[in-house]
Notes
A computed fold for an 86-nucleotide RNA from a Gemmatimonadota bacterium, annotated as transfer RNA. Its Rfam family is "tRNA".
RNA sequence: GGAGGCGUAGUCUAACUGGUAAGGCACCGCACUCGAAAUGCGGCGGGCGCAAGCCUUUGGGGGUUCGAGUCCCUCCGCCUCCGCCA
Numbered sequence: 001g002g003a004g005g006c007g008u009a010g011u012c013u014a015a016c017u018g019g020u021a022a023g024g025c026a027c028c029g030c031a032c033u034c035g036a037a038a039u040g041c042g043g044c045g046g047g048c049g050c051a052a053g054c055c056u057u058u059g060g061g062g063g064u065u066c067g068a069g070u071c072c073c074u075c076c077g078c079c080u081c082c083g084c085c086a
Base pairs, nucleotide, nucleotide: 001082002081003080004079005078006077007076010025011024012023013022019066027043028042029041030040031039045056046055047054048053059075060074061073062072063071
């Protein structure tokens, strides 16, 4: 230099033909227990709010669309294969 793949919440891993982020672990609360562990139930990206609720989030930026993790452009990072120099 050429080709391809990947980047998702603290972490790991999903998400179909574009339909509005799912599950495990960890963590928090409760139950159980003399008390823990284990197990069960509930909660669990971030921000604001007393609450109801509102805003926002898939590496950064932009675009297409009623709607983007998904499609397009660009940039950043990582990985694999091929090639070149030494």